[in-house]
RNA sequence: UCUCCGAGGAGCGUUGCAACGAAUCGUGAGGUUCGCCAGGCUCGGGGGUUCACAUUGCAACGGCGCUCGC
Repeated sequence: UCUCCGAGGAGCGUUGCAACGAAUCGUGAGGUUCGCCAGGCUCGGGGGUUCACAUUGCAACGGCGCUCGC
């Protein structure tokens, strides 16, 4: 940071910002209309991705000398 699950008292009605969907305009960014819509926020847990730090393990290459093998 993304996603899933859970919690945040219960029921009914209503509005419709963001997000999402459709249509349409536009080179694009984006705009317009309609639809849907009051867990989109906080906390906890599981999983994925990425970054930083610490610790630990492992591989390869390589100066000089000697020995052995090919």
Notes: SAH (S-adenosyl-L-homocysteine) riboswitch aptamer from a soil metagenome, 70 nucleotides, folded computationally. The RNAcentral record of the sequence draws on MGnify.